The RNA shown here (c-di-GMP-I riboswitch aptamer) has 92 nucleotides and comes from Desulfovirgula thermocuniculi DSM 16036. The prediction has a mean pLDDT of 83.
RNA sequence: AUUGUCCAGGGGCAAACCUCUAGCCGAAAGGGAGGGGCGCAAAGCCACGGGCCUACAGCGGGGAAGCCCGCCACGGCAGCCGGGUUGCGACA
Numbered sequence: 001a002u003u004g005u006c007c008a009g010g011g012g013c014a015a016a017c018c019u020c021u022a023g024c025c026g027a028a029a030g031g032g033a034g035g036g037g038c039g040c041a042a043a044g045c046c047a048c049g050g051g052c053c054u055a056c057a058g059c060g061g062g063g064a065a066g067c068c069c070g071c072c073a074c075g076g077c078a079g080c081c082g083g084g085u086u087g088c089g090a091c092a
Base pairs, nucleotide, nucleotide: 003092004091005090006089012040013039017035018034019033020032024031025030038079044085045084046083048082049081050080051077052076053075058071059070060069061068062067
């Protein structure tokens, strides 16, 4: 340096949930900050492929109207899988 493995030690990350002036950003999914500790050997980063979530706007339909139903990412999920990329320790 490369590859494989994850026992041990020291560490790292952080699910659900709770809070956010008199409900932070967002239509929502979701995200941010704080708490929290389900779990994770990349649960570091990246939407390239697949998959999943939401439906503001748009389109179609119903209705007197309010509104309702359906379709649909340009929105999101990296802790769904694959892929790309960077990387700590120990052992072989």